[in-house]
RNA sequence: GGCGGAAAAGGGCAAACCUGCCGAAAGGCAGGGACGCAAAGCGCUGGGUCCCUGGAGGACCGCAUCGCUGCCCGC
Numbered sequence: 001g002g003c004g005g006a007a008a009a010g011g012g013c014a015a016a017c018c019u020g021c022c023g024a025a026a027g028g029c030a031g032g033g034a035c036g037c038a039a040a041g042c043g044c045u046g047g048g049u050c051c052c053u054g055g056a057g058g059a060c061c062g063c064a065u066c067g068c069u070g071c072c073c074g075c
Base pairs, nucleotide, nucleotide: 002075003074004073005072012037013036017032018031019030020029021028022027035062041068042067043066045064046063047061048060049059050058051057
């Protein structure tokens, strides 16, 4: 560096739901929580769903390629 794996070890993220705050709403932030995740880390593109103040508007995706990066183990 490439491919594979997630058994072990050390870890990471955090669904639903609850509380508080923000928002017209979808939803977001913080805390709790843990359904799950070997990239459920980041980015481009595509796609899907949702909101209404209906626009050249807004929101989410733990959807799909691809690219970059990352701990451990094996070859």